[in-house]
Context: one part of a larger RNA
This record gives sequence, structure tokens and C1' cells, in this order.
RNA sequence: UUGGGCGUAAAGAGUUCGUAGGCGGUCUGAACAGUCAAAAUUGAAAUACCACGGCUUAACCGUGGACCCGGUUUCGAUACUGCUAAUCUUGAGUGAGACAGAGGUAAGUGGAAUUUGUCAUGUAGCGGUGAAAUGCAUAGAUAUGACAUGGAACACCUAUUGCGAAAGCAGCUCACUAAACCAUUACUGACGCUCAUGGACGAAAGUGUGGGUAGCGAACAGGAUUAGAUACCCUGGUAGUCCACACCGUAAACUAUGAUCACUAGAUGUUGGCGAUAUAAUGUCAGUGUCAAAGAGAAAUCGUUAAGUGAUCCACCUGGGGAGUACGUUCGCAAGAAUGAAACUC
Repeated sequence: UUGGGCGUAAAGAGUUCGUAGGCGGUCUGAACAGUCAAAAUUGAAAUACCACGGCUUAACCGUGGACCCGGUUUCGAUACUGCUAAUCUUGAGUGAGACAGAGGUAAGUGGAAUUUGUCAUGUAGCGGUGAAAUGCAUAGAUAUGACAUGGAACACCUAUUGCGAAAGCAGCUCACUAAACCAUUACUGACGCUCAUGGACGAAAGUGUGGGUAGCGAACAGGAUUAGAUACCCUGGUAGUCCACACCGUAAACUAUGAUCACUAGAUGUUGGCGAUAUAAUGUCAGUGUCAAAGAGAAAUCGUUAAGUGAUCCACCUGGGGAGUACGUUCGCAAGAAUGAAACUC
């Protein structure tokens, strides 16, 4: 390279937008670039192949043929693809309508609980553990009550619930704002799909500057445990966790399953619409679960939310270790991230 793959064996990029590129619905014409047909010309010889022949045979040599699967030119064909001119509405989108939601941003606000402070009651313990001790407490703790303070998180409702591209999103109210579904078919008329490079977003931890700091709590200190205990347990406790702005760009970023489209029995829950009503059953579209026909699979399992049957486009894989390392480059304040080998070895 061909071929084969990518849930769990190596392999789906964290997600999305989108440029180039690739691919692309219906119908009619024009034209003939691709495509197809015919003819001409070229594709040196030798070699290789086939047939026949010459050296006693063979190697070797000779003659002829075919091949050289290609290129160019001319004349035609017009179904398909492309180009071009029109056409259509089912793909895609728009309008008016109606809806559900922890979708996003900003502001305000509420109660429970923990902490701390003050006051009051009250007296000797409290706390903690397997058992203890460190620790707190007669300078009055723990406990109980009242008031105040400040920060963070939102019990019940709450669920195979809902929303979001993913990361993620949950007290309540309001403002601004995004997307989906349903129904209507009024409008546009292929405007579509996927996307190398690129842009944006991207948990936690971490970084910079400035705030904030109740609880928790890396590091650290002490007490235990232990042969030791740089741990597990306990008492404290800094960074951090929170906010604003700016970085970082990674996760088992997982459904370990790329996106889009079409097709292939059903059964049963549930969310949001629509439709229908006897207020029942049966329907229908879009989600979200469970079980299962066909089929798939090494199996477990998957099975209209496919890992089935097909199509288009992209990413990625090619024995284990060395190694996601070294070197170089790009990015970053740094931490590091991205790209990414080889020797050697089994």
C1' cells in the first nucleotide's frame, strides 16, 4: 500500500460551529466535460509469453504472432455524473399559534443548620475513641434560652423526572436571553449532510491580581495505633474550597459506542404536545426507561435511543515493553499541555 477494523481485545477527537474538500432530492430541455462505441495513429529493439524452425540435445540462436492493458486525433451515442437554463415540494428553513423545562446571564430576597460574640440560667466536667490521649473548661466550659454576626450550601418536593452541544444545571422572585417539541401547512424553493486547517465552549485540581473565609480541609503540628506508621483513627490547622477579572485546556470529559439519512415484529412504563371521546379503550409526533421478532456478536449482550441492513463524510488503529518517554517545535506566568520517535528487548 491493498485488505480489515474501532462498546469490553489496538482504535470515536471532551463538545460544538464552520472554511477548503468530499457527497447530495423531483421533473424538463440544451450542450457533450466525464462515460461508452468505432476508426486512425503512436506505444523502438531486445527481454518475457505462444507457435514453428537451426546447431546430435540443452543452454543459445532465428522467424512469425500475440502482448505492451497506455497516450493522441477524428467521427458518433446521450442513459448516468458534471456544467448550463428552467421546474417542483417531500429534504432544509421562515411566519403566525400554543406549550413544558434545575437551559443561560444579572440583580434582589428567604428559612433551617454550623461558627463566633454579648447577655441570662447553671456547675464540673466536656469532647473524642475499638480503648485512649492530645485538646477545651472554676479567668465558669459543655448544656439550655434570647439577641446579634458573617460565610457557604439549598432538607422535604426529588424520580430510570426534566433541560442543555458537551462540560453541566436545583430555595424563592423579577429582568434580559437561547434552544427544543407540538399543531398549522401560509411562505422560500435544495438554500442540504459531513467537515482537514481554524474559531468558540470546556468538571475538578492548579496559576496571577484583588476581595472574602462559617463549615470542610491537601501541607503542617500534636495525640494514638504499630516492630516501624512519613498512613488509616483523634485534636488542631495553612493553601484551597466562595466572589470578580485573567490564565490553564486536561478527566473512567464513559453510553468506554463520531455525525447525518433511509429501512427492519412487537410488548410494557413514563415526560411534553396533538387528536378523540362513552371522560373509557384504541391512536399520533417528539423524548426517556425496561423486555424482546428478525438479525448481529467470540461471548456476555445489542436489538426502531442497534453493536441489525444499507448510504455519505470525518477522526483513529496495526504485537507487548521502551513510552505518551527523548529530541525538536507550538502554546503557557508556571505547573505543564499538544505534537511525538528510535536504539534496545521479549
Molecule: small-subunit ribosomal RNA, central domain
Organism: uncultured bacterium